The part of an RNA shown here (large-subunit ribosomal RNA, domain I) has 550 nucleotides and comes from Diacamma sp. Okinawa-2006a.
RNAcentral holds the full RNA, with entries from SILVA.
Context: one part of a larger RNA
RNA sequence: AGCGUAUGGUGGAUGCCUAGGCACUUACAGGCGAAGAAGGACGCAGCAAACAGCGAAAUGCUACGGUAAGCGGUAAGCACGCGUAAAGAGCCGUAGAUCUCCGAAUGGGGGAACCCGCUUAUCAAGAGAUAAGGAUUGUAAAGUGAAUACAUAGCUUUAUAAGGCAAGACCCAGGGAAGUGAAACAUCUCAGUACCUGGAGGAAAAGAAAAUAAGAAUGAUUCCCAGAGUAGCGGCGAGCGGAAUGGGAAGAGCCCAAACCGAUAUACAUGUAUAUCGGGGUUGUAGGACCUUUAAGAAGAGAAAAAAGGGAUAGAGUAGACGAAAUGGUUGGGAAGCCAUACCGGAGAAGGUGAGAGUCCAGUAGUUGAAGGUUUAUCCACUCAAGAAGGCACCUGAGUAGGUCGGAACACGAGGAAUUCCGAUUGAAGCAUCGAGGACCAUCUCGAAAGGCUAAAUACGAGUAAGUGACCGAUAGUGAACCAGUACCGUGAGGGAAAGGUGAAAAGAACCCAGGAAUGGGAGUGAAAAGAACCUGAAACCAUAUGCUU
Repeated sequence: AGCGUAUGGUGGAUGCCUAGGCACUUACAGGCGAAGAAGGACGCAGCAAACAGCGAAAUGCUACGGUAAGCGGUAAGCACGCGUAAAGAGCCGUAGAUCUCCGAAUGGGGGAACCCGCUUAUCAAGAGAUAAGGAUUGUAAAGUGAAUACAUAGCUUUAUAAGGCAAGACCCAGGGAAGUGAAACAUCUCAGUACCUGGAGGAAAAGAAAAUAAGAAUGAUUCCCAGAGUAGCGGCGAGCGGAAUGGGAAGAGCCCAAACCGAUAUACAUGUAUAUCGGGGUUGUAGGACCUUUAAGAAGAGAAAAAAGGGAUAGAGUAGACGAAAUGGUUGGGAAGCCAUACCGGAGAAGGUGAGAGUCCAGUAGUUGAAGGUUUAUCCACUCAAGAAGGCACCUGAGUAGGUCGGAACACGAGGAAUUCCGAUUGAAGCAUCGAGGACCAUCUCGAAAGGCUAAAUACGAGUAAGUGACCGAUAGUGAACCAGUACCGUGAGGGAAAGGUGAAAAGAACCCAGGAAUGGGAGUGAAAAGAACCUGAAACCAUAUGCUU
């Protein structure tokens, strides 16, 4: 020196564990904000750095309800207090009060959490103190009022509304790519996707046939399954890709405009027109108005159709309460283990307790509970809502439908291209009417455009509650089990860690010795030092001792 063995050190793998994650299910809720949000800054405790809570009324205030013997958060300690059997502290719930400064931030400014000022009222009468107000834009009203005569613009005041945030979600609309695929690439595809912008709701959007069909019919919309990767479209390439219909989920229908009647106002040609309001009326086997005749107040609806939202009852939710049944022996540090004999069960879910507990704790099944907010259902009150026949020929959505040109959407790329929408340009009919049925025409059939509203079935999941897992178990699972979007890096946008485990209980090692101390040796605790650099404690690596070889 090498190899081996043994004993240690170092190190933190492995095993076990879980305080945290991940995914999903069900229900609720689906918003907050100028009455100042979300998010922050700075403060508040006797000692107070941080987190959590709170706001100069600051670790809290008031009222009510529920619990309660202890309490002054994490968090020990010192000090000082509050409360203890009803004059009940603390804790939980409900409703209030307070709520600095920044932030849409809104008196002006500004390098957020700062600076500077005005008006009014009250007090004070010296400064000052307290309270309130004042942004912008839209709408409405009033006042005032130029160039410029009436006027208008403008200005002022008052009232009212908006603004911002969120879940990187869902929805609707306006814009709208490219990488890619086509084995290149231009039509095409990716894709109306990503992204940007606007808007809304708890859902949104759509929606009560100018429909779909086919000689038979169906009867608003939405969603699912099939139809079907079919019919089609397509440099007929790559690819794109229906509908009818059938089966389900859900189920709901309504209101205007007009004709006509009336009221008010204005205008003038003086009985007409216009405007507003009220009545009327709402559809296709046409309907309605008007005239005539006739009948009679039915089922029902109130989430919408249309506004107001009252009462009763019963639930739900927001604190809670009651809640069955086991002992002995034995091993052990410890019993819930084992042995023996019992018991409860509308409760043998899960958790804790010194090892594995139906009967110890706390719960579970079940039963029960609210002064005060919230919410659902039903009923009542209240409100709303209706016919038939005949005649007559007044009404039934116009720069609209349609055409042409240019685009777009339709599964459909201009195609034989219907249908829908937009730009330009043209431009009907008026119920003896009009549209559609995939060019177009005829017959036939089905409908009634150019006004509007509409629950449910559907989508999503930030929040709350209850759960589930052939999900993870600390290099995993969220980046984050731990004071993590932290430390740290970057001018910035942004990037972004590491880090869990003593023990049943601190019983966290009094005291003695050595040492300056760290620490070590005794002693003591404990089942065990597991001794805080703390469960287990692998390997690499290091050391000591020793065997063999050289």

Rfam family: Bacterial large subunit ribosomal RNA. NCBI's taxonomy places the organism under Eukaryota, Panarthropoda, Insecta, Endopterygota, Diacamma.